[in-house]
RNA sequence: AGGUUGUUAGCUCAGUGGUAGAGCAAUGGACUUUUAAUCCAUUGGUCGCGUGUUCAAGUCACACACAACUUA
Numbered sequence: 001a002g003g004u005u006g007u008u009a010g011c012u013c014a015g016u017g018g019u020a021g022a023g024c025a026a027u028g029g030a031c032u033u034u035u036a037a038u039c040c041a042u043u044g045g046u047c048g049c050g051u052g053u054u055c056a057a058g059u060c061a062c063a064c065a066c067a068a069c070u071u072a
Stems, first nucleotide, its partner, number of pairs: 001071007010024004018055001026042005048064001050062003
C1' cells in the first nucleotide's frame, strides 16, 4: 500500500428498507428475621462519523475514522 470483516444500551450480541430489541448489569417493588436466590416493573440508544439514493435508511451506495485478520 491492497483485500476481507466488524463498529447498535454500562457489557456480550440480535435486528428481511416500514415503531430500535434480547440476555446480563443498574434502579424500584414483592417475597424473606436479614442476605442471597426467585418474581414483577422501570431506566438506559443522536445505531462510529459525514454525504447520497429513497415517500421512508441501523439496513443500500460512497468517502473517512477506529479495530481485527490477511496479501505483498